[in-house]
Molecule: c-di-GMP-I-GGC riboswitch aptamer
Organism: Paucisalibacillus globulus DSM 18846
RNA sequence: AUUGAAAAAGGCAAACUUAUUGAAAAGUAAGGACGCAAAGCUUUGGGUCUAAGGUUGAAAGGACUAGGAUUGCCAGGCUGCCAAUG
Numbered sequence: 001a002u003u004g005a006a007a008a009a010g011g012c013a014a015a016c017u018u019a020u021u022g023a024a025a026a027g028u029a030a031g032g033a034c035g036c037a038a039a040g041c042u043u044u045g046g047g048u049c050u051a052a053g054g055u056u057g058a059a060a061g062g063a064c065u066a067g068g069a070u071u072g073c074c075a076g077g078c079u080g081c082c083a084a085u086g
Base pairs, nucleotide, nucleotide: 001085002084003083004082011036012035016031017030018029019028020027021026034072040078041077042076044075045074046073047070048069049068050067053065054064055063056062
C1' cells in the first nucleotide's frame, strides 16, 4: 500500500426480558446473543418509521406537515484493530 478467503488478540451486541425516559417512533441501563471487519464516529444525501404540536376536515383510529427517530436500511465524509499478500 492492497485485500478481508481463512484465522484470531481485543471489541460491538439483534430479538426478547426487566427498569426507566418519551405523545410516539425510539433512547438509556442491566440481563441476553441474532449477527457484525468498521455493528467505531458523523444525520451530509436518499430511504424507512413517528406525528404530542400545527394546517385541513362536519367527524374519524382521516389527510398533510414543522419537528423528531433510525448510521444494525443504503450511499458519502472522518478515524481505527487484527490478519493475509506485496